This is a predicted structure of an 82-nucleotide RNA (transfer RNA) from a Clostridia bacterium. The coordinates come from a structure-prediction model, not an experiment, and the mean pLDDT is 81. Rfam family: tRNA. Its family is annotated with triplet codon-amino acid adaptor activity in the Gene Ontology. Rfam describes the family as follows. Transfer RNA (tRNA) molecules are approximately 80 nucleotides in length.

[in-house]
RNA sequence: GCGAGGGUGGCGGAAUCGGCAGACGCGCUCGUUUAAGGGGCGAGUGAUGAGAGUCGUGAGGGUUCAAGUCCCUUCCCUCGCA
Numbered sequence: 001g002c003g004a005g006g007g008u009g010g011c012g013g014a015a016u017c018g019g020c021a022g023a024c025g026c027g028c029u030c031g032u033u034u035a036a037g038g039g040g041c042g043a044g045u046g047a048u049g050a051g052a053g054u055c056g057u058g059a060g061g062g063u064u065c066a067a068g069u070c071c072c073u074u075c076c077c078u079c080g081c082a
Base pairs, nucleotide, nucleotide: 001081002080003079004078005077006076007075010026011025012024019065027045028044029043030042031041032040033039046055047054048053058074059073060072061071062070
């Protein structure tokens, strides 16, 4: 340089043909149980905000009523080829 795959909460990892973003697991927080810890059980857990709401999928732009998903540019990671 060329080709292929990937980048999503604190972490791993989903999201069907473009239609509720974060299912599920781990972690964390609170409660409960225990003498205490561990374990179990229940609830919560992206950001901002008093709330309503607004924003959020590496970055920037485009298409669309609607984009993690499609198109263009770009950065980074992995693999292959030279």